[in-house]
RNA sequence: AGUAAGGAUAGAGGCGCAAAGACCAUUAGUACACAGUUUGAGGAUAAUGAGAUCCAUUGAUAAUUGUGAAAAGGGGAAUUUGCCGAAGCUUUUAAGAAUCUCAUUUUCUUGAAGCUGGUUCUGUUGUUGAAUAAAUGCAGAACUGUCAUAUAGGUUUCUAUAUGGAGGGCUAUCUUACGC
Numbered sequence: 001a002g003u004a005a006g007g008a009u010a011g012a013g014g015c016g017c018a019a020a021g022a023c024c025a026u027u028a029g030u031a032c033a034c035a036g037u038u039u040g041a042g043g044a045u046a047a048u049g050a051g052a053u054c055c056a057u058u059g060a061u062a063a064u065u066g067u068g069a070a071a072a073g074g075g076g077a078a079u080u081u082g083c084c085g086a087a088g089c090u091u092u093u094a095a096g097a098a099u100c101u102c103a104u105u106u107u108c109u110u111g112a113a114g115c116u117g118g119u120u121c122u123g124u125u126g127u128u129g130a131a132u133a134a135a136u137g138c139a140g141a142a143c144u145g146u147c148a149u150a151u152a153g154g155u156u157u158c159u160a161u162a163u164g165g166a167g168g169g170c171u172a173u174c175u176u177a178c179g180c
Base pairs, nucleotide, nucleotide: 002178003177004176006175007174008173009172010171011170014084016083017082018081019080020079023076024075032068033067034066035065036064037063038062042055043054044053045052046105047104048103049102050101051100087116088115089114090113092112093111094110095109096108097107098106117144118143119142120141121140122139123138124137126136127135146165147164148163149162150161151160152159153158
């Protein structure tokens, strides 16, 4: 020279990522409440099954009319904040929480493991969602950043084209061990 995902610090990609509160639209004239009419025995608990408890012919449930009338989640454009595995996903795995109890699911939270450099568009008989929004899975395409290789030009390590890889990457500085 170099090897070790070595360690630390600071950075870059760009319609870059995420969060928060206020505002706006949607959810929706829906849920729900009250009153009336009809019906006439069931109904309630995150779902299903079993039990337990409560309500119910002094009318459950369902439908309809009238009056009143939401919210959460998701979304939009700005603002602020934190950042560059930012963050997202996974019928992988562990723990906890959510019903009155048990069993099986489902949902949420926190870890582990795996995948994705980023953005955009198209398709989809996928998932989720109130949704034709958004998100996401799969497939395809384009743009862009980075490194390597090759070619050409330029000349002091730059530009262009092509191909390929992945963020455990790349650039800069300092530093540890081995080695020379």
Annotation
Lysine riboswitch aptamer, 180 nucleotides, folded computationally. Of the family's consensus pairs, 96% are formed in the model. Rfam family: Lysine riboswitch aptamer. Gene Ontology term of the family: lysine biosynthetic process. It was read from a public genome assembly, where an Rfam model found it. The coordinates come from a structure-prediction model, not an experiment, and the mean pLDDT is 79.